[in-house]
This is a predicted structure of a 355-nucleotide RNA (Bacterial RNase P class A) from Vogesella oryzae. It was read from a public genome assembly, where an Rfam model found it. The source organism's lineage runs through Bacteria, Pseudomonadati, Neisseriales, Chromobacteriaceae and Vogesella.
RNA sequence: GGAGUCGGCCAGACAGUCGCCGCGUGCUUGCACGGGGAGGAAAGUCCGGGCUCCGCAGGGCAGGAUGCUGGCUAACGGCCAGGCGUCGUGAGGCGACGGAAAGUGGAACAGAGAGCUGAACCGCCGAUGGCCUUGGUAACAAGGCACAGGCAAGGGUGAAAAGGUGCGGUAAGAGCGCACCGCGGACGCAGUGAUGCGGACGGCAGGCUAAACCCCAUCCGGAGCAAGACCAAAUAGGGGUACAUUGGCGUGGCCCGCGCUGUACCCGGGUAGGUUGCUUGAGACUGUCGGUAACGGCAGUACUAGAGGAAUGACUGUCCAAUGACAGAACCCGGCUUAUCGACCGACUUCCCAC
Repeated sequence: GGAGUCGGCCAGACAGUCGCCGCGUGCUUGCACGGGGAGGAAAGUCCGGGCUCCGCAGGGCAGGAUGCUGGCUAACGGCCAGGCGUCGUGAGGCGACGGAAAGUGGAACAGAGAGCUGAACCGCCGAUGGCCUUGGUAACAAGGCACAGGCAAGGGUGAAAAGGUGCGGUAAGAGCGCACCGCGGACGCAGUGAUGCGGACGGCAGGCUAAACCCCAUCCGGAGCAAGACCAAAUAGGGGUACAUUGGCGUGGCCCGCGCUGUACCCGGGUAGGUUGCUUGAGACUGUCGGUAACGGCAGUACUAGAGGAAUGACUGUCCAAUGACAGAACCCGGCUUAUCGACCGACUUCCCAC
């Protein structure tokens, strides 16, 4: 100097003029003054909650979610740290990460054969049994055939074919035996744990797939601010059908329990305005202590959008990387995911050059 990885931070600041919204104070009730006024994702509605209402808030079944270990948190499918696996030279990234020896299912084509088997396409052997030839009085010997029989070592197909390499053994082979590796359960050591390491023992269950069904462990009431509360207004407390305490209703389905005593549906008519919920919060910022970290404790500082068809806009000057991207709150908060202009800071990795 180039390339990369991870983390942090910013989303404008100051001054002036005009315009809009809400709060506080004053008072002449519409003015003055003062403070304030969209995001890092406000987006998706994907998770988890706070809050409100219903429900004896209880049990079970079905259903759903999560899935390595330990911690954080109000909680989570989130975050942090670690383990294992995988990608990368590396810093690092990603993981739908319990169980295949409970059972069922699935895997195109090729191939003899792809979960049940000792299978055979090309092959190897043919010791022993069989057949033939030669020699021999005979016993028997030598040679040939490859029929019976034996093999899964060699080759082929395939992503994958009855653990791998080597030595011995055999008629030819094969964990058949041995050595090393692999695998298995037990034991010992380290660790909270996942797990790692070690020696011995055992010839040893021939694979994959559970974001296939399934098994195991843990967890799960429901509906939602259009929740809910209060005030006001209005009518025709009209008509019909079904069931009726053995019935009906009670906030996902079914059963039991419990509570209530009428319930459900259809037709027709009337009213629908306002207040509240609504912003002080599991919050923010600063400092300090503990912790590898996520995060937690203590102390201090500030009160910082609450619209209601929807307010925060326009212009000028200076600084600046910059309002040019993605993009606008609607009960609130913690996460995740997606989109995105541009600048800065820190740590680390790698390549090149010079000393």
Model confidence (mean pLDDT): 76 of 100.